[in-house]
Context: one part of a larger RNA
Parts: sequence; C1' cells; structure tokens
RNA sequence: GGCGUACGGUGGAUGCCUUGGCGCUAGAAGGCGAUGAAGGACGUGGUCAGCUGCGAUAAGCCUCGGGGAGCCGCUAGCAGGCUUUGAUCCGGGGAUGUCCGAAUGGGGAAACCCUCUGGGAGUAAUUUCCCAGAAUCCUCCGCUGAAUACAUAGGCGGUGGAGGCUAACCCAGGGAACUGAAACAUCUAAGUACCUGGAGGAGAAGAAAUCAACCGAGAUUCCGCUAGUAGCGGCGAGCGAAAGCGGACCAGCCUAAACCGGAAGCAUAGCGAUAUGCUCCGGGGUUGCGGGAUGUUGUCGGGGCCUCGCCCGGGAAGUCAUAAAAACACGGUAUAGCAGAAGAGUUCUGGAAAGGCUCACCAUAGAAGGUGAUAGUCCUGUAAGCGAAAUGCCGUGUUCUUCCUGGACAGCACUCCCAAGUACGACGGGACACGUGGAACCUUGUCGGAAUCCGGGGGGACCACCCUCCAAGGCUAAAUACUCUCUAGCGACCGAUAGCGUACCAGUACCGUGAGGGAAAGGUGAAAAGUACCCCUGUUAGGGGAGUGAAAUAGAACCUGAAACCGUAUGCCU
Repeated sequence: GGCGUACGGUGGAUGCCUUGGCGCUAGAAGGCGAUGAAGGACGUGGUCAGCUGCGAUAAGCCUCGGGGAGCCGCUAGCAGGCUUUGAUCCGGGGAUGUCCGAAUGGGGAAACCCUCUGGGAGUAAUUUCCCAGAAUCCUCCGCUGAAUACAUAGGCGGUGGAGGCUAACCCAGGGAACUGAAACAUCUAAGUACCUGGAGGAGAAGAAAUCAACCGAGAUUCCGCUAGUAGCGGCGAGCGAAAGCGGACCAGCCUAAACCGGAAGCAUAGCGAUAUGCUCCGGGGUUGCGGGAUGUUGUCGGGGCCUCGCCCGGGAAGUCAUAAAAACACGGUAUAGCAGAAGAGUUCUGGAAAGGCUCACCAUAGAAGGUGAUAGUCCUGUAAGCGAAAUGCCGUGUUCUUCCUGGACAGCACUCCCAAGUACGACGGGACACGUGGAACCUUGUCGGAAUCCGGGGGGACCACCCUCCAAGGCUAAAUACUCUCUAGCGACCGAUAGCGUACCAGUACCGUGAGGGAAAGGUGAAAAGUACCCCUGUUAGGGGAGUGAAAUAGAACCUGAAACCGUAUGCCU
C1' cells in the first nucleotide's frame, strides 16, 4: 500500500409522515371605486425587530345577537390587568379610519412641498393649529352674454353622472412573425398572438327582403350527426361547409309613414287678423293568404247622467323581456350557533392500550380527525333534528302601478302610405369553407343612382316561367362560455429534487440601470420532562459523569440515517 472484518466520522439517499399543492363536482357569488377602490407608505403593544390585526378612538371603540370560563394574537418571560354585573372568542350593523394612490386646490423625484375661500381655536401681534370647500369632462337647469340687430359662441352658478382597479369568459376597431409547404413568393400559421375600445353576470345573435324545391319548413343560440362529405386549393401544403335529421331551450314585441287632433316656437308672406311650411306632442298603425290609412255597407258590442265628458261597475297584465317605483305581511335561505346514542375489566404485553383475551351496549350515528400503538360506545364530530336581535337574497300575497271598456269582425271602392344618397350598377377591396373563378349572396372606399304593390329582394353568372320572402328603424329571457373568489365534498392525483415558483415570514433573499429573472430552506419527544449538580479546558467551543425519558447512537447541527469520501483496530498478502 492492497483486499477483508469490526467499530466510527462525514453525508443526507431511502422509508414513514403532512401543515401545502394539483385536478374536479355541486351550490353561491360574479364585482370594488369620488360615501375615495385595488395596492401601498408610515405609524400603532408596558417591555416589540418581524408577521398578523388595527389607524392619532390605532392587536382596537359602540351596539345587537351567539356563547359560557377563562382571557390579554404568532410569543415565552417579567410587570400589570380583565372576567358569571358574562370577559376573551364568533356573527350582523355602526363609528373612527394619518399619508400616497383614479387622486381630484396647485405642484411633485408616490407616501412630500406650497396655496386660496368660508368658519373656528390661539397670540399683544405675526407665525401657528382645527373643520369644510376649491381638478377635469359630459348631461340637464338657471343667470349672464361678444364680433352682430335678434341670436349664437363664450362666461358664471347649481343638479346628476363619469374617471381607476379586476382571473377568465364576450363583442368590436386594428393586426404580426416564427412555422408548414421538406427551399420560397400565392397559400399556411391566423383573423391566432398582441394592442386599443366597450359591456355583463354572462356577452353576442334573434322574430325571415330566411331556407327549401314544385313537397314543405317557420326567430336566435348551443350540442350530436350530416362529414373530413360537397367543394376550395402553386388542385401543393393544406382549408373545409350547408340543407336536412336527432336533441337542449323555447317568446315574442315596439316604432317610422299615410290619416286625425293639439300646442308652443321658428321661418316666409302680410300693417294686422291670418295663411303656408318646419319642429314637437297625443291618437292611429306595424303586415306578405300583402298590410294599413281614408270613405262606405253589414253583423256584434255594459249601465246612469240631456250631450261633451264624468261616475259606478267590469276585465286584463305586471316590475326576471315587451313602462316602472315603493311599502307591509308571511314563508324560505345566507351570514354566529344548539343538541346529539352506546364499555367495562383484580385480565395479558407494553413507557403508554385504542392491540390480545373475556363479557356487554348503541346504531336514521360503523364519514372523518384526534387521544402515549390499531377506539362505533374517551374527545371533536357523524345520522336524524333545531336555531337569528341585525343585514342581504329568493318566493307568495296585499297595498300599489299600467292598460282595455266606441271597439271587434266581414265585404266593397277610387285615392294615399308602407324606412333614400337607400336598393341597384360600375371600378377597387374585404368577408363568405369558396384563393376572380361561370362567382351568386353579404359588406363598402370612389362615381352614378330608382320604384311604393300593376312595387321590390332572393332561389350560386344571366334570361324566362314558377316558387318564396318584404331590406334600407329598434328591443328581447332561456338553452351557451368562464372562475380572481366563498362554502361543502371528491380523487386507481403529488408527498418535500415530487406537488403551485412558494408546505418554512416567497414573488422573499439575491441578480439586473430597467423591463424582468428568481432560489434554497419541512420532521427531538407521547409530554420539554430541553440535561439541576460535578469534572476536563483559555473557552459562553466540545466532551465525561450525574439526572429526565421507553429510547439521548431521540440532546436541539435533534425520526430513519444508504452510497461516494475519511478514519481507528485487526487478519491475510506484498
């Protein structure tokens, strides 16, 4: 020195564990904010660095409920207190709530600086202090009021609103590239990512100028088929329907116009009366077997008051669409809770019984967790049941609100109306599964530019016949999408290099000028019983005794304690 054996050191794998995650189900909620949010800064405790809570009333104040013996958070100690006259704690409501932040009196390098107006405190006076108000934009109202006569713009004051934040979902306006095509340009990726605006608990869409096919259907949305079909496509890569069928859910309405009536204002004409036009309001009216207006005919159609109109009465609907507000009562529900059955041993092992043995009991409760090992009957609970002063939500009813009650139906008839820079056409684009293609339909930047039912759109160029539907105004629940968040629960999900980046004071430490990037780090024991006292030593280091404990090779660098690596002792070989 090597190989082996024994015993150690180092190290922190493995096993076991879980306070934390991940995924999902059901329900709730789906917003917060100028009454100052989200998020912060700084303070705040007798002693207090941090976290948590709170805000100069500062680990808290008031009140109403719950609850019932301890309490003054994590967090011990010291000191001092509170509490059956009900504390701490839990829930409802309220008060306080510094400074920054949309930040809003002005400024600003956030948490700071400097003002004005009104009121108050204070001072001999100034300085100073306290309270309230003072941003911008929009709507409406009032007052004023230029060029410029009326007027308008503008100005001033007041009412109401907005602004900012927020995980995903939704709609709209903009809108890539990598990539794929085995290169690349049309194409694809993709109307994706991203930016901007807007809204809601959903959003969007929506009551046919739709489809269909000579038969018919009857708003929209979503799902399963149709179907990877028909098609589109440097006919490459790829893209990719619809009708129809089966389901989920179901709901329909209001204007404009013709015509009638009214009022004020404006314009024009006029000396004026007034006339015409425009605007406004009410009635009327809303459709495609075209509808409506107007005129007329017929049938039906509450009462009273002489008529107008009013009164009485009758009818219908309703705030979760089609108008909208509130109160009360009752019931339910959410936000604290209450109560809740039944086991013992002179037994065994053990540190400890919930394990073994023996004999019992409850069960609408044998879910689960805890307790010194494995407990239906020890604790918390579980099943079934009960409970709210206060606030919120939901439902029902009443009060209440609105509408109808001279209109409904049918027939006839000339006339009038039926959404205009629209339909439609051309050129250039976009969007349709459809890349210009034979390219319809939809949309529109430019130019042109109709008709009113004897009208107009569509049926994939276009024409005819036929069929079908009424654009150029608007509203509309449900079925659908999502989960920052709350409650309850579940998992052939993870178990500390896993599972969220974070089981632990983590978006921390640290890195970066910055945008941004971003860790490591869990486990004594049943209970601190956390080693009094003695000894070694320079030592508050470390260790040896003693003691605790079942165990101290469980001693805080603390469960288990693998390997690499390092030793001590020893056998063999060299």
The part of an RNA shown here (large-subunit ribosomal RNA, domain I) has 574 nucleotides and comes from a bacterium.